[in-house]
Context: one part of a larger RNA
RNA sequence: GGACGAACGCUGGCGGCGUGCUUAACACAUGCAAGUCGAACGAGAAGCCGGAGCUUGCUCCGGUGGAAAGUGGCGAACGGGUGAGUAACACGUGAGAAAUCUGCCCUAGAGACCGGGACAACCAUCGGAAACGAUGGCUAAUACCGGAUACCCCCAUUCGACCGCCUGGUCGGGUGAGGAAAUGCUCAGGUGCUCUAGGAGGAUCUCGCGGCCUAUCAGCUUGUUGGUGGGGUAACGGCCUACCAAGGCUUCGACGGGUAGCUGGUCUGAGAGGACGAUCAGCCACACUGGGACUGAGACACGGCCCAGACUCCUACGGGAGGCAGCAGUGGGGAAUAUUGCGCAAUGGGCGAAAGCCUGACGCAGCAACGCCGCGUGAGGGAUGACAGCUUUCGGGUUGUAAACCUCUUUCAGUGAUGACGAAAAUGACGGUAGUCACAGAAGAAGCUCCGGCCAACUACGUGCCAGCAGCCGCGGUAACACGUAGGGAGCGAGCGUUGUCC
Numbered sequence: 001g002g003a004c005g006a007a008c009g010c011u012g013g014c015g016g017c018g019u020g021c022u023u024a025a026c027a028c029a030u031g032c033a034a035g036u037c038g039a040a041c042g043a044g045a046a047g048c049c050g051g052a053g054c055u056u057g058c059u060c061c062g063g064u065g066g067a068a069a070g071u072g073g074c075g076a077a078c079g080g081g082u083g084a085g086u087a088a089c090a091c092g093u094g095a096g097a098a099a100u101c102u103g104c105c106c107u108a109g110a111g112a113c114c115g116g117g118a119c120a121a122c123c124a125u126c127g128g129a130a131a132c133g134a135u136g137g138c139u140a141a142u143a144c145c146g147g148a149u150a151c152c153c154c155c156a157u158u159c160g161a162c163c164g165c166c167u168g169g170u171c172g173g174g175u176g177a178g179g180a181a182a183u184g185c186u187c188a189g190g191u192g193c194u195c196u197a198g199g200a201g202g203a204u205c206u207c208g209c210g211g212c213c214u215a216u217c218a219g220c221u222u223g224u225u226g227g228u229g230g231g232g233u234a235a236c237g238g239c240c241u242a243c244c245a246a247g248g249c250u251u252c253g254a255c256g257g258g259u260a261g262c263u264g265g266u267c268u269g270a271g272a273g274g275a276c277g278a279u280c281a282g283c284c285a286c287a288c289u290g291g292g293a294c295u296g297a298g299a300c301a302c303g304g305c306c307c308a309g310a311c312u313c314c315u316a317c318g319g320g321a322g323g324c325a326g327c328a329g330u331g332g333g334g335a336a337u338a339u340u341g342c343g344c345a346a347u348g349g350g351c352g353a354a355a356g357c358c359u360g361a362c363g364c365a366g367c368a369a370c371g372c373c374g375c376g377u378g379a380g381g382g383a384u385g386a387c388a389g390c391u392u393u394c395g396g397g398u399u400g401u402a403a404a405c406c407u408c409u410u411u412c413a414g415u416g417a418u419g420a421c422g423a424a425a426a427u428g429a430c431g432g433u434a435g436u437c438a439c440a441g442a443a444g445a446a447g448c449u450c451c452g453g454c455c456a457a458c459u460a461c462g463u464g465c466c467a468g469c470a471g472c473c474g475c476g477g478u479a480a481c482a483c484g485u486a487g488g489g490a491g492c493g494a495g496c497g498u499u500g501u502c503c
Stems, first nucleotide, its partner, number of pairs: 001503004006499005013375006019368002021333001026331003030328003035074003040071002047064008081286003091210007100203003105199007113147004122137006152179002155176009184191002212258003219249003224246008261283004265276004288309005311322004339365001341364003347361001348359004378408004388399004412444001414439005422430001447492005452473003458487005468475002
């Protein structure tokens, strides 16, 4: 000198765009943050219409209607948060999988035949303070189950051809065993269902290389290293298990300890390098702490389940409920970090044929000079160089064209009018916002630090090694350009200084 997610002191007019718990991965009141589909299914409240009975305002029946709940499907594994853990194939980069999986989507081929029994909802009874259950009975389906069929797939066996990268791979044929479906819904256009092959996107696994400190850590290891059999997985594999062998790693730093999410990047620097990893983007890990599996194409699952623990709450004391590192917000910690806002109008996501519903993702608004950028606080004229201040050698000098005064302008702010783009036919939270026009009036808008040298800018008074200053050198003990105040000056300017950290 530059930089900052900054803080503190003094000061503070406007706008645009960004940014905003770096500390306690501390605890959380309240509201919201994941639903949707009646074109899969049964049943159907309120309301409305009609009829009947009469006790004249109720009951019953039929229709319409479609709420809440239920079965079922898809989603809930995305999106959003945090950085605790992790020195690791976690990440980056480059390869490999002849060892793999893949819902929705796209392309292509083939198919969907015959049957069956339930369980919710509902009704009845019962238990419980509640959370929530128990028993009996009725019922539907794109829910569940059995059988058939097999272009095809899988497995076993066999024949042939081609190829490779070690185990081998691909294609064609024969034999045997096994394996589907919802002809459902419909507005009759479609849309769904099953099997297979391929694709796209996604996921998983393996390897080479790369990126912290420490030897005041020198030896580490028994599923350890390898083999065989078995199990397990989508899949290779000590991944697991039984047996066998005794191996494997290490001064090119094993093992241990400390620290740390990694990267694209950011800051600095001429570069090489050094430091950092907020916001934005990619990957990873985590979801009160620890463990576990279930469902599913996908989780070992933030707003799912089970167990244990700590904590908080309810209780009729028998037993239950909860998890903001989602968005706001509260307490606490701290030098320090915002609204319990508006809207689904846009973009994107889930469901749905669609209308649409949901969406604290997102779009906006609010707060904060926290940062960057832009603008303003007036312009021109104006000397007897006014008054006043400070100083003085008392002549003057200086503040100073500065003010007053004259002429003019109106950015921004203000008031009134008009008023968007963003939206495709409709639909705008922002928003009566931005912008445009008009009006009035210099009117509403300047401070902070410094002035001994480094370093730009000097005098007076007060003080008297005191009070104080200070980044370093150093000032102050009676003439202090260094302390305090005043006048003047210098620098920057809605900021200016200080502190902290990095280069």